[in-house]
RNA sequence: AGAGUUUGAUCAUGGCUCAGGAUGAACGCUAGCGGGAGGCUUAACACAUGCAAGUCGAGGGGUAACAGGUUGGAAUUUCGGUUUCGAUGCUGACGACCGGCGGACGGGUGAGUAACGCGUAUGCAACCUACCUUUUACAGAGGGAUAGCUUUCGGAAACGGAAAUUAAUACCUCAUAACACUGCGAUCUGGCAUCUUAUUGCAGUUAAAACUUCGGUGGUAAAAGAUGGGCAUGCGUAACAUUAGCUAGUUGGUAAGGUAACGGCUUACCAAGGCAACGAUGUUUAGGGGACCUGAGAGGGUGAUCCCCCACACUGGUACUGAGACACGGACCAGACUCCUACGGGAGGCAGCAGUGAGGAAUAUUGGUCAAUGGACGGAAGUCUGAACCAGCCAUCCCGCGUGCAGGACGACGGCCCUAUGGGUUGUAAACUGCUUUUCUGAAGGAAGAAUAAUCCCGACGUGUCGGGAGACGACGGUACUUCAGGAAUAAGCAUCGGCUAACUCCGUGCCAGCAGCCGCGGUAAUACGGAGGAUGCAAGCGUUAUCCGGAUUUAUUGGGUUUAAAGGGUGCGUAGGCGGAUUAAUAAGUCAGUGGUGAAAUCUUUCGGCUCAACCGAGAAACUGCCAUUGAUACUGUUAAUCUUGAGUUCGGUUGAGGUAGGCGGAAUGUGUAAUGUAGCGGUGAAAUGCUUAGAUAUUACACAGAACACCAAUUGCGUAGGCAGCUUACUAGACCGAUACUGACGCUGAGGCACGAAAGCGUGGGUAGCGAACAGGAUUAGAUACCCUGGUAGUCCACGCCGUAAACGAUGAUUACUCGUUGUUGGCGAUACACAGUCAGCGACCAAGCGAAAGCGAUAAGUAAUCCACCUGGGAGUACGCUCGCAAGAGUGAAACUCAAAGGAAUUGACGGGGGCCCGCACAAGCGGUGGAACAUGUGGUUUAAUUCGAUGAUACGCGAGGAACCUUACCUGGGCUUAAAUGUAGAGUGCAUGAUCGGGAAACUGAUCUUUCCUUCGGGACUCUUUACAAGGUGCUGCAUGGUUGUCGUCAGCUCGUGCCGUGAGGUGUCGGGUUAAGUCCCAUAACGAGCGCAACCCCUAUCAUUAGUUGCCAUCGGGUCAAGCCGGGGACUCUAGUGAAACUGCCACCGUAAGGUGAGAGGAAGGUGGGGAUGACGUCAAAUCAGCACGGCCCUUAUGUCCAGGGCUACACACGUGUUACAAUGGCCGAUACAGAGGGCAGCUACCUGGUGACAGGAUGCGAAUCUCUAAAGUCGGUCCAAGUUCGGAUCGAAGUCUGCAACUCGACUUCGUGAAGCUGGAAUCGCUAGUAAUCGUAUAUCAGCAAUGAUACGGUGAAUACGUUCCCGGGCCUUGUACACACCGCCCGUCAAGCCAUGGAAGCUGGGGGUGCCUGAAGUUCGUAACCGCAAGGAGCGACCUAGGGUAAAACUAGUGACUCGGGCUAAGUCGUAACAAGGUA
Repeated sequence: AGAGUUUGAUCAUGGCUCAGGAUGAACGCUAGCGGGAGGCUUAACACAUGCAAGUCGAGGGGUAACAGGUUGGAAUUUCGGUUUCGAUGCUGACGACCGGCGGACGGGUGAGUAACGCGUAUGCAACCUACCUUUUACAGAGGGAUAGCUUUCGGAAACGGAAAUUAAUACCUCAUAACACUGCGAUCUGGCAUCUUAUUGCAGUUAAAACUUCGGUGGUAAAAGAUGGGCAUGCGUAACAUUAGCUAGUUGGUAAGGUAACGGCUUACCAAGGCAACGAUGUUUAGGGGACCUGAGAGGGUGAUCCCCCACACUGGUACUGAGACACGGACCAGACUCCUACGGGAGGCAGCAGUGAGGAAUAUUGGUCAAUGGACGGAAGUCUGAACCAGCCAUCCCGCGUGCAGGACGACGGCCCUAUGGGUUGUAAACUGCUUUUCUGAAGGAAGAAUAAUCCCGACGUGUCGGGAGACGACGGUACUUCAGGAAUAAGCAUCGGCUAACUCCGUGCCAGCAGCCGCGGUAAUACGGAGGAUGCAAGCGUUAUCCGGAUUUAUUGGGUUUAAAGGGUGCGUAGGCGGAUUAAUAAGUCAGUGGUGAAAUCUUUCGGCUCAACCGAGAAACUGCCAUUGAUACUGUUAAUCUUGAGUUCGGUUGAGGUAGGCGGAAUGUGUAAUGUAGCGGUGAAAUGCUUAGAUAUUACACAGAACACCAAUUGCGUAGGCAGCUUACUAGACCGAUACUGACGCUGAGGCACGAAAGCGUGGGUAGCGAACAGGAUUAGAUACCCUGGUAGUCCACGCCGUAAACGAUGAUUACUCGUUGUUGGCGAUACACAGUCAGCGACCAAGCGAAAGCGAUAAGUAAUCCACCUGGGAGUACGCUCGCAAGAGUGAAACUCAAAGGAAUUGACGGGGGCCCGCACAAGCGGUGGAACAUGUGGUUUAAUUCGAUGAUACGCGAGGAACCUUACCUGGGCUUAAAUGUAGAGUGCAUGAUCGGGAAACUGAUCUUUCCUUCGGGACUCUUUACAAGGUGCUGCAUGGUUGUCGUCAGCUCGUGCCGUGAGGUGUCGGGUUAAGUCCCAUAACGAGCGCAACCCCUAUCAUUAGUUGCCAUCGGGUCAAGCCGGGGACUCUAGUGAAACUGCCACCGUAAGGUGAGAGGAAGGUGGGGAUGACGUCAAAUCAGCACGGCCCUUAUGUCCAGGGCUACACACGUGUUACAAUGGCCGAUACAGAGGGCAGCUACCUGGUGACAGGAUGCGAAUCUCUAAAGUCGGUCCAAGUUCGGAUCGAAGUCUGCAACUCGACUUCGUGAAGCUGGAAUCGCUAGUAAUCGUAUAUCAGCAAUGAUACGGUGAAUACGUUCCCGGGCCUUGUACACACCGCCCGUCAAGCCAUGGAAGCUGGGGGUGCCUGAAGUUCGUAACCGCAAGGAGCGACCUAGGGUAAAACUAGUGACUCGGGCUAAGUCGUAACAAGGUA
């Protein structure tokens, strides 16, 4: 110090989450030791038991217990005594009692309290203070009681009553008395005042206690100190305004009472005040501080332990005593609860220390000692002390130590992993060798903490204090510590390992089980689940959970924002408040500086020191950023006084405008009415219909009436605070601007609350109503259409008055002031004679610099630079609920929470998409020709069927596809029968001479059984070969094409796809590649922050079209010759054709025109060919998780007497049906018959076959040539002639029957062909749809691969004959480029909204029901203070009793507030695959 997470990517906004630290913690796993700390955060819930406050005999009367003494009796006796029973307070002492002091401290808790409670600083001239210290004075005389004790009575007890008697440092009276108190005065000092210091005068009032060892201690009064308290005041001290008004002793005064003291503290009277937006009152929450945690700090959070203060002591009230209490271990009363009881009545208060129950995630021993420190009492010894000091329990925290150290490699064994004869890792780790002993065990020694008192001794002063010496006393504890001996001996876990975040592999699992702080992981190759191995981190701990701060500048004072991300109020006026021009003077409140006081200690920081170190502890310093006082400074702010003119305003003159209000007037249009002309339609729409019209519409003309709105001018204009304002004119009225001078003299800006205005719609009352027009009706559209379109039409729109108070009330931009480059247009003034203008003021616009901004953009009309004031700001739920205010209502204003999510949102980028746009292309459309879709058949697919109908391909891009040949085989499928190292090969070892052949048997065959038969070479060692067997390597058309390679389809032969450097941008990215032209083309040219380059295009390659040349066999034959019925048949020839090599040729090269150029146009020239001549091969980056694991290869998984393999038969050929692709047709441009002509390419020896013979024919039998430019397969349409005559035919040929031929082991399922016979559907095909632009379509045949044969009508090639049409790019489809919108990015087959249905969750409403706290009225009212008081007691003081006032509590009544619950119910949120539609995002199909 940052990181993860919104996106395809980017920037910014913004939330969520993590890494750190901390804790009085808890939980899980684990655990060796010590030191120092800490330990009921919950039920201020209830408490058994024990202890926690007593002490003094030197105050007193005394004597219950103990001990001693004295004395009497008895027993016993060792005659010393011992034991026992009495008497005696005589002594030590002492139960209970009177009295004194202390129980107001110490200890606990945090319920209450939002307060002078606390903190801090002051004041008391308004006060008290026992014990302690200092000083002064004093202590005389008397009196009556009472407890105890004794007797007696009541009671279960607690306890109480009566009688008698007694003491005091208990109580009372009298005396004395002042520097005390009270009253009245005088002088003087001080003070803001009441008052007061000092010096006095007069009058009145009040005191004491004794004990004694005679030293003293104690007592009374007064003054002062110290200590502790009381009261008052300034400032600070939680949330909510959905709490806005509160208050009758309330605020003040006078008088009195009361108090230690001031005071409405209380009472009477008088006045009507007091508090509050700077937050009263109310509600909720809470002890406050020093401090603690965190943080760089400012802050935020907390208030355990320790210290200070406060409050409380079962709950509420009350007083007494006392110096001090309204009293934790005191009293009285009331209440609740518990206990005892003889039922009459009593007792109690752990929030003291232990402990128990309960609650809870959770928190300890019914321990030791007064040794130390401190406290109470005492003269002291001493007693008491759960304060305190110690120990026990707990890893709760902090700190420290240890669990060994060194050597040790063939890197052992084992584990795990891998590319596996081997390697890596665990790992110097272990074993093993040596060393050490902190710790541990045993033994021995052994502290400090102790100071001093009583007492004794010595000394000083001198009747007792001080100094010195001796001097008993240790809970902890035989503890800390030290020494010796022994022996590596007694001692390591937890979490994590996808990123953040250090650390990776295997196996298992298969969206299951599970993980998860956030993002997210898991659907068969999971570094994310579980286990293992390994690694990382920390370590006697480690993780998790909870909470706080940090990170978070994510509430922003330091230190944020508001055009579009959340956020400017609709606008103005204006109150409080905040802020405010220039000059001078005064003052000194703010401000600054010095000084003084205070800021407790502890804590923090720091320097030293003590425990072996540290934690911890001690001493010193610093700090405590604060508050108060005082002195000074006076720039700035404030205040006061005076002045000024530039801010602001006034005056005079002029200008300007749809500014406002009220009235009057006008024309056009529309509608209606009347009259007229006139006739059949009008109107409306995408198309229609509803509607109007022969009762005369629409149209046209004239007149009349009505209401509303004001064309042109008109604009980027003007005016207004905003909303808003438009015919003309009048009246009234408000403003702005310009120019000018004079005047006022800061009068200003902003503005919480408040007031006013405020579009449209809506509401109320009354008018008005032409047109338009929610609702409504009808007609259409549609699957539906409660819409869009059409015809009507009410409210409304208009006017007057009154409400409402909201809008995307927008410039999504608050108001005011100042400053800060330029260009340009325009409105109103001024200057000017002006139309000219570098002028000026005020507006309205556009572009841009700097600057700003996340960017888009803003840019003197700022979103720039500054200042002041106001308003507002964090997904959804929600502008919702509740409450309150306003409103007639509709509704408006104010305005949450639970719950839920990890995002929501902004700007820009690249794509993709659009029922967006522009440009362009393509048999894309159009123009044509021929098909498909109808029929029959062939073939493929789906479906169905089946034992099986093997598998794959499924929009385009599957469907005559893999398959370019399913009768067996193929074959993967089914049924049945067999085999288990098997079908092949290799290596090694062993064995063998077989194998094979023949015959016979079983069997469907595979297979199996039996019999017979049997190698070669040799140097005789052996070798070659075959077979058997063993071992090792099998096999799988089983799964995954979503693990892959390779190959392929498609977009698409479309013109695109990229890179380097540079430049632009924060960045994703852009530029280049865009623009203007051009092209088939990102083809080329021009322009250009781009310049170049690559993959594509084109070209290079092949075929074809022309020519030349070379070469002429198997090809050719013009010339010459021979020859045949005929024929290049022969000799010859290379001319020609042809063959196949090499070249040439075409490049917009030339011309004309257009054009800058590229290029285009031309029935131009030339040329075989003309603008790519025609065709082929050639397929960029990529897309579709496209296809293929069944061509092949390959990872992983699966099967192994089977999912392998062999065999026979069957199936892949099924058949109500549907689809695709084809063939043949429906006929006369034709069918049939006869005659006759012309190709190219390709094939051929298990072959093609001439020719001959036979057969109607398929074919058969002979025979010849050819491994082929030589032989052979080998044409049809066409042409010529004949016939048929419009019909289901002489069309068409399916189907079926019969007979054959051929191939093959075999044609039943299931081949092809031939002949004869049979002669089905079909007469040109609905919606729709396909191909083709020239040697093309159409049509005609030929060949080949596969192949024994063939289901081929398929596929691939070949040639023959040979068209029509293209105006053109509006539309359909596909594509390219540019641009635009986007809420899409799995990219429109996208995204996404609402109702309904289901489940879950929280909230609101609700007839009510049940609680809680507080207040009010009325009734009652304990204890108790105060007051009053004739009867009773007392000599008196006084008391009892009674009464009055007040009050805790109780009862009752009506309201308010708040919480829980409630049938039912509204809406909301969440939940892979429910229903209905399709509202939004593109012009989202009605913006």
Notes
This is a predicted structure of a 1487-nucleotide RNA (small-subunit ribosomal RNA) from a metagenome. RNAcentral holds the sequence, with entries from SILVA. It matches the Rfam family "Bacterial small subunit ribosomal RNA". Rfam links the family to the GO terms ribosome and structural constituent of ribosome. The coordinates come from a structure-prediction model, not an experiment, and the mean pLDDT is 82.